The RNA shown here (small-subunit ribosomal RNA) has 1384 nucleotides and comes from a metagenome. The RNAcentral record of the sequence draws on SILVA.
């Protein structure tokens, strides 16, 4: 500077308006003088009174008021107290009356009565005009004094004339929302007369007239004092209307008048009302929205200060009183502005904080410490200024004189409060906080919490690593403030005048006609209404902005300019709009001559076809669907034939073709009618576009009456479907569908595009016409109109539009403004009805919603693979017992995998060990690791009690090196730590699975696209293949596909032992046994060989086909290693390795038992069988792969047999495991629960092993279950492949139906690509995107917000009717009072 914004609530106390004695009378009170006293003078002069002036300002609030108001700009029918200026005037008189004093009445408050008195107080005369009035003749109208020794002269009076100044009244312009308020008005509009006012007017009365406002919003409903300005903005504007100033109302609520110059008066008066007080119950009083305070409401606004020093009002000659005006001072960080809360040095970067990758960082020169300095703030003085006038004395000049006024001097007088500023003291001492730290917004860490607790402005954090929650360190921002909350503008072009839309986002009316309204073609002349220029009045001041200037700066204040964009007057121009007048044909219509059509109305006729009718043939079905059934048929259906009767609707022509303003319009012909289109040496002369309201047409459906009614066909009934099926199918079947007369009046009435006019590349095809070239035809060319499909530029968010625009303009009209609620409620209107048209709110979300991308999905679409189907062998699924799971159970029955892709998985082998589980006993620095400080001395070894072991408590025996300080090793104590198969695979690393060995996934540069993205990788061929090949705005290129590797099938070469053995010699009972050799075979190293290379046929090529040739292989020869870009928060913290987080005499280490092997069940995989394609017997044949010194073990011998005994040989192409089985040949057994099938169970034994009780694996003897080929369902396999044999191997002390490998034997079948299940690519659609396991819709208990109906019930406004009515004004009556005046 500012400070009751809510209740224009209510209010205790105080003060806010007086003043004049120079307008009067009386005069307490006090001093003087005289007096003894009464008292009498003189001088003071309180209280009250009469009289003037004032009290209408100042001061307060904004209730009413949308026009009696404000703002500007004018006008005049008026009036103005103080003030200024001019001339002129102020005589002669009278009665009365407050005061006071006497009696009274009352509780107060007030009041009576009677005596008496004054005036500048009231009254009579006079004098009157430059006043009024007026018939032009007249008439009528005043005054005071004071002061002083003395007034023509100071102060005043009175009457007229001019100024200022203030103020009535009057007009133009401007001045909020609501049409869900559309018509409103009887004094209402005007006139004539009169009243009344300062004054014009229905302002009031009488009487005539019937008029006056309205879509440019009247009436009515809401809200609100206007403006200057203020706050924001680039302005344009949009919000306000605090303080200041100017103007309007209002003073308790209504209503009223008197005074007066001036009011209907804030602290004046009457009445009514409603609140409050007082009272002696009879009556009285009162009005803070003045300063102050106070209740009450309310998120919320102050002291019951101080002065009249200063400015400034009121009276007054003046002193001077009065002043909550005003000047100041309190309180509120309420705002604005300036200051301070130290300065400068200080690094060992001190402690403490915090964080840390442990190395430090960071708080941070910051702090302490040194050395200063003194602002503000205290506190003790001084002390400039705001103070100039004004009176008072005096002096001096002037105005003619003067008491009067002016100037100068001199001396006296006055500060409420502020208080610059200066001298001292003391001492850094008395003085920082708020917000923020995920983006937007400047600034991050760490602990703590765990969808709790909490944050958030908006988007959005918190579910165990929160930079968002709370702390804490830090760090940004402001700073005596920071930050919330309200509100205004901005931004937001987001209501678009400036400066915006309307194909698909909201948004073109369903179509035309038209009325008011905008908007309008060429030319010439005029006018000046818009328009433009220049002049001039005003546009208060104060703000805004400049400049300059006083407070030390600043706020703040003082001057000066500007600016106030308006609005009046004027005065010029005359293009352009707009008026007047004359003209024109190019718009626009009229005529003439042609001319195409489902335009429209009404009539008549036609076939076909369908249905029923009746006859006739016929004879068992028809019909109908996916397939059925309901329905029709023997009373004759269907099905044919005739004939008849009916009603609708018009097949072929038919077309992206025509006409119409839409809606629409389809046999044929007749009749009337709209309207188009071409051509034209006619006519009219802008007659035109749109088009608020209004008017007409206006599919279907409905809806009145009366009519038809064939065939379809809502309701409705019946059969199917189906879980149901109020539906998709089928049988029927009413309204209606058709006709007339009338209503509705709406649709996706869509080109989701209003109408109209002009401009602006084409191409190409329809369909009406017409000139033109040509003799005609054909045919070419050129125009007009229409219907269409493609571009160009341009436009567009993009699709996509492009001369039929959604391009450039130009006139008009409608229409939008986030989604839902809602086209919904209520009013209005409209309609028989249904219902239409206009049409909201509350209340609720943060997004609806367009186009286009890339993906995913489809029970969309095309092509294409896959043992995926099909076409085949063989299994599971039903016993039996094996093993894994899930379940129960347990002291434990460790953990872990759970569709594919967990479930003979981890685990390539749990009796202890493993092991992690559980019980019970034990150790604590520790079972193992490194360091540190003390400390004993060895350590090994041995041995005693005790224990189930671990362990516990002891005994015996015992070092080295030294530079003499100690070391080295040990063990004991402590102390860092170890340790952990404890959580988190959703913090990770590494591996791993699946998709899938599927053919894909990308990147550079170009190019397209506002973008997201595409292109290229799509397209036509073709592969097992994004594998080639042709095209092509794409050219190349990566990772994957194939090659390269390695096994295996052929050959060659070299190489020849441990292999072989043809020849050659030896030898034996027999054997490559041996000499000798290296041919073959093997072995195991290096090559070769396959490439669609040849040939035919296709084909442009790629490359396809051939029982083609040749070849061991033939088209990737098999096999196998090899796994793109990613997907599943897949699996693994119990391989390892790792951030966190948990335990630390225990969630760590030892150890002994148990357990992980349990058993009413249920699932998975895998062995064995159910038998004769077989079992058993007894004899014979033929392998690969591969292991072996802690081993593999031969012969021989012992046992029925598992095995023992024994130990040759063997570190292995050499010994040895090792006999392969299936086969093969004989010979039994003949369809049975068996000579099958072995499960259980009892005996006896064998091996490994400290230890087979829980719980090992094998032999023998005996014992001999289910099972007789497996419900629904389900799974492998394309060839040496299924099927079937058997053999080795890894884990292993010992345990294999299980995994890894190995070889013998050796099928069947594939027509194909319709389905099932997965994958490729292309297209399509979409409202999905944790992506169809998506996303959504309805309904619903309880509660909960919101907002409506409700029987009544209780308030507020408006208007109009009526009825009653105070005070007061005008009039007019009646009675009574009364001094002057007049009369007696």
């Nucleotide at each position: 500077a500012u400070g009751g914004a809510u209740u224009a609530g209510g209010c205790a106390u105080g003060c806010a308006a007086g003043u004049c004695g120079a307008a009067c009378g009386a005069g307490a009170u006090c001093u003087g003088u005289a007096g003894c006293a009464a008292u009498a003078c003189a001088g003071u002069g309180a209280a009250a009174g009469u009289g003037g002036c004032g009290a209408a300002a100042g001061g307060g609030a904004g209730a009413g008021u949308a026009a009696u108001a404000c703002g500007u700009a004018g006008g005049u029918a008026c009036c103005u107290g103080c003030c200024c200026u001019c001339g002129g005037g102020u005589c002669c008189g009278g009665g009365a009356u407050a005061g006071c004093u006497g009696c009274g009445g009352g509780a107060a408050a007030c009041u009576g009565c009677a005596a008496u008195u004054a005036a500048u107080a009231c009254c009579g005369g006079a004098u009157g005009a430059u006043g009024u009035c007026u018939c032009u003749g007249g008439a009528c109208c005043a005054a005071a004094g004071g002061u002083g020794u003395g007034a023509u002269u100071c102060c005043g009076c009175c009457a007229g004339a001019g100024g200022a100044u203030g103020g009535g009244c009057c007009u133009g312009c401007g001045u909020c929302c609501u049409a869900u308020c559309a018509g409103c008005u009887a004094g209402u509009u005007g006139g004539u007369g009169u009243g009344g006012u300062a004054a014009u007017g229905g302002c009031g009365c009488a009487c005539c007239a019937a008029g006056g406002c309205u879509a440019a919003g009247a009436c009515g409903g809401g809200u609100a004092c206007g403006g200057g300005g203020u706050g924001u903005g680039a302005g344009a504007g949009c919000a306000u209307g605090c303080c200041c100033c100017c103007g309007c109302u209002c003073a308790c609520u209504g209503g009223g008048a008197c005074u007066g110059a001036g009011a209907u008066a804030c602290u004046g008066c009457c009445c009514a009302g409603a609140c409050a007080c007082c009272u002696a119950c009879g009556g009285g009083u009162g009005g803070c929205u003045g300063c102050a305070g106070u209740c009450g409401a309310g998120a919320a606004u102050c002291u019951u200060c101080c002065g009249c020093a200063a400015u400034g009002g009121g009276c007054g000659a003046a002193a001077g009183c009065c002043u909550g005006a005003c000047g100041g001072a309190g309180c509120g960080a309420c705002g604005c502005c300036g200051c301070g809360u130290g300065u400068g040095g200080g690094a060992u970067g001190a402690a403490g904080g915090c964080c840390u990758u442990c190395g430090g960082g960071u708080u941070g020169u910051a702090a302490a410490c040194c050395a200063c300095u003194g602002u503000c703030a205290g506190u003790g003085g001084g002390g400039a200024g705001c103070a100039a006038a004004u009176g008072u004395a005096u002096c001096a000049g002037g105005g003619u004189u003067a008491u009067c006024c002016c100037u100068g001097g001199u001396a006296u007088u006055u500060g409420a409060g502020c208080g610059a500023u200066c001298c001292g003291c003391a001492g850094a001492g008395g003085a920082a906080g708020c917000a923020c730290a995920g983006g937007c917004u400047a600034a991050u860490u760490c602990c703590g919490u765990g969808c709790c607790a909490g944050c958030a402005g908006c988007c959005g954090c918190g579910g165990u690593a929160a930079u968002a929650c709370g702390g804490a360190a830090u760090g940004u921002g402001c700073a005596a403030a920071c930050g919330u909350u309200a509100u205004u503008c901005c931004g937001a072009a987001u209501c678009a005048c400036u400066g915006g839309g309307c194909u698909u986002a909201a948004a073109g009316a369903g179509u035309c006609c038209g009325u008011a309204g905008g908007c309008g073609g060429c030319c010439u002349g005029u006018u000046a209404g818009g328009u433009g220029a220049g002049g001039u009045g005003u546009g208060a001041a104060a703000u805004c902005c400049c400049c300059c200037g006083g407070c030390u700066c600043a706020a703040c204040c003082g001057a000066g300019g500007a600016a106030u964009u308006g609005c009046g007057c004027u005065u010029c121009a005359a293009a352009c709009c707009g008026g007047c007048a004359g003209g024109c044909c190019c718009g626009a219509g009229g005529g003439a001559g042609a001319u195409a059509g489902a335009g429209g109305u009404g009539g008549a006729c036609g076939g076909a076809a369908c249905u029923g009718a009746u006859g006739g043939u016929g004879g068992a079905g028809c019909g109908g669907u996916g397939a059925a059934a309901u329905g029709c048929g023997u009373u004759g259906a269907u099905a044919u034939c005739a004939u008849c009767a009916g009603g609708a609707a018009c097949a072929c022509c038919g077309g992206a073709g025509g006409c119409g303003a839409a809606g629409g319009c389809g046999g044929u012909c007749c009749a009337c009618u709209g309207g188009g289109u071409c051509u034209u040496u006619u006519c009219u002369g802008a007659c035109g576009c749109u088009g608020a309201g209004g008017g007409a047409c206006g599919a279907a459906a409905g809806c009145u009456a009366g009519g038809g009614g064939a065939g379809c066909g809502a309701a409705c009934g019946g059969g199917a479907u189906u879980a149901g099926a109020u539906a998709c199918c089928c049988c029927g079947g009413u309204a209606g569908u058709c006709c007339u007369a009338g209503c509705c009046u709406u649709a996706a009435a869509c080109g989701a595009u209003g109408a109209g006019c002009a401009c602006u590349a084409g191409a190409c095809c329809g369909a009406a016409g017409a000139a033109u070239c040509u003799c005609c035809a054909c045919g070419a060319u050129u125009u007009u109109u229409u219907g269409g499909u493609c571009g160009u530029a341009g436009c567009g968010a993009a699709a996509g539009u492009g001369u039929u625009a959604a391009g450039u303009g130009c006139u008009c009209c409608g229409c939008c403004u986030g989604g839902g609620g809602a086209g919904u409620a209520u009013g209005g209107u409209c309609g028989c009805a249904a219902g239409g048209c206009u049409g909201a709110a509350a209340c609720u979300c943060a997004a609806a919603g367009g186009a286009a991308u890339u993906g995913a999905c489809g029970g969309g679409g095309g092509c294409u693979c896959a043992c995926a189907c099909a076409a085949g062998c063989g299994g599971u699924g039903g016993a039996g017992g094996a093993u894994g799971u899930g379940g129960c159970u347990u002291a434990a029955u460790u953990c872990g995998a759970g569709c594919c892709a967990a479930c003979g998985c981890g685990a390539a082998g749990a009796a202890c060990c493993u092991u992690a589980c559980c019980u019970a006993g034990g150790c604590u620095u520790g079972a193992a690791a490194u360091g540190c400080a003390g400390u004993a001395g060895a350590c090994c070894g041995g041995g005693u009690a005790u224990g189930a072991a671990a362990g516990u408590a002891c005994c015996c025996u015992u070092c080295c090196c030294u530079u003499c300080g100690g070391g080295g090793c040990u063990g004991c104590u402590g102390u860092a730590c170890a340790g952990g198969u404890g959580c988190u695979g959703c913090a990770u690393g590494g591996c791993u699975g699946u998709c899938g060995u599927c053919a894909g996934c990308u990147c550079g540069u170009g190019c397209c696209g506002u973008g997201a993205g595409g292109u290229g990788u799509u397209g036509g061929g073709u592969u097992a293949a994004g594998u080639c090949c042709c095209g092509c705005a794409a050219c190349g290129a990566g990772c994957g596909c194939a090659a390269c590797c390695c096994c295996u099938a052929c050959c060659a070469u070299u190489a020849g032992u441990u292999g072989c053995c043809a020849u050659c010699a030896g030898g034996u009972a027999a054997u490559g046994c041996u000499g000798a050799g290296c041919a073959c075979u093997c072995u195991a190293a290096u090559g070769g060989g396959a490439c669609u290379g040849c040939c035919u046929a296709c084909g442009c090529a790629a490359g396809u086909a051939g029982u083609g040739a040749g070849g061991a292989a033939g088209g990737u020869g098999g096999g196998g290693a090899u796994g793109a870009c990613g997907u599943c928060a897949a699996g693994u913290c119990c391989g390892c390795a790792u951030g966190g987080c948990c335990c630390u005499u225990a969630c760590g280490c030892c150890u002994a038992g148990g357990g992980c092997c349990a058993c009413a069940c249920a699932c998975g995989u895998g062995c064995u069988a159910c038998a004769a394609u077989g079992g058993a017997u007894a004899c014979a044949a033929c392998a690969a792969c591969g292991g072996g010194u802690u081993g593999c073990g031969a012969a021989a011998c012992c046992g029925c047999g598992a095995g023992g005994u024994g130990g040759a040989g063997c570190c292995a192409a050499u010994c040895c495991c090792u006999c392969a089985a299936a086969u093969g040949u004989a010979u039994c057994c003949u369809c049975a629960g068996u000579u099958c099938g072995g499960a259980u169970u009892g005996g006896a034994g064998u091996c490994u092993g400290c230890a087979a009780c829980u719980c090992g694996a094998c032999u023998c003897c005996a014992u001999g279950a289910a099972g007789u080929u497996g419900g629904a369902a389900u799974u492998g396999c394309u060839a040496g492949u299924a099927a079937u044999c058997g053999c080795g191997g890894a884990u292993c002390a010992g345990c294999a139906c299980g995994c890894c490998g190995c070889g013998g034997u050796g099928a069947a079948u594939a027509c194909g690509u319709u389905c099932c299940c997965g994958g490729g690519c292309c297209u399509u659609g979409u409202a999905c995107a944790c992506a169809c396991c998506g996303c959504c819709c309805g309904u619903c208990a309880a509660g909960c917000c919101a907002u409506g109906g409700a029987a009544g019930c209780c308030g507020g406004g408006g208007g109009u009717a009526c009825c009653c009515a105070a005070a007061g004004c005008c009039a007019g009556a009646g009675u009574c009072c009364u001094a002057a005046c007049c009369g007696c």